[in-house]
RNA sequence: GCCUUUUUAGCUCAGUUGGUAGAGCGGCUCAUUCGUAAUGAGCAGGUCGCGGGUUCGAGUCCCGUGAAAGGCU
Numbered sequence: 001g002c003c004u005u006u007u008u009a010g011c012u013c014a015g016u017u018g019g020u021a022g023a024g025c026g027g028c029u030c031a032u033u034c035g036u037a038a039u040g041a042g043c044a045g046g047u048c049g050c051g052g053g054u055u056c057g058a059g060u061c062c063c064g065u066g067a068a069a070g071g072c073u
Base pairs, nucleotide, nucleotide: 001072002071003070004069005068006067007066010025011024012023013022019056027043028042029041030040031039049065050064051063052062053061
């Protein structure tokens, strides 16, 4: 220098043919308990790495760019 993959909640990850973003764990509140844990119910938490473009509409498609991992020369 070139190629491939990944990038989404605090962490690990889903997300279909473009149609208004989710799960588990974790956090908070409540219930249950003599109390704690466990269990159950609820709540909060996201500029979808960043900047543009296409579109009525983008996590998803296109362009540029950052980061991580692997490979080639």
Molecule: transfer RNA
Organism: Bacteroidales bacterium